[in-house]
A computed fold for a 77-nucleotide RNA from Candidatus Andersenbacteria bacterium RIFCSPHIGHO2_02_FULL_46_16, annotated as transfer RNA.
NCBI's taxonomy places the organism under Bacteria, Bacteria candidate phyla, Candidatus Anderseniibacteriota.
It matches the Rfam family "tRNA". Rfam describes the family as follows. Transfer RNA (tRNA) molecules are approximately 80 nucleotides in length. By type it is a transfer RNA.

RNA sequence: GGGUGCGUAGCUCAGUUGGUUAGAGCACUACACUGAUAAUGUAGAGGUCGGAAGUUCGAGUCUUCCCGCACCCACCA
Numbered sequence: 001g002g003g004u005g006c007g008u009a010g011c012u013c014a015g016u017u018g019g020u021u022a023g024a025g026c027a028c029u030a031c032a033c034u035g036a037u038a039a040u041g042u043a044g045a046g047g048u049c050g051g052a053a054g055u056u057c058g059a060g061u062c063u064u065c066c067c068g069c070a071c072c073c074a075c076c077a
Stems, first nucleotide, its partner, number of pairs: 001073007010026004019057001028044005050066005
């Protein structure tokens, strides 16, 4: 330098053919339970869906550019 894949909550991830209000588990907070802790139960908080632009009535999803990570190829040594 060329190519492929990935980026969604603190962590691990799901999200179908573009269409209802962005979700699950763990973690966190409060309460219940307990002599107390853990476990368990109930409730809650937490997101510019990596960034920007475009297409569309409508974008996490499609297109372009940029950033980051992983891998493959090439080049130099």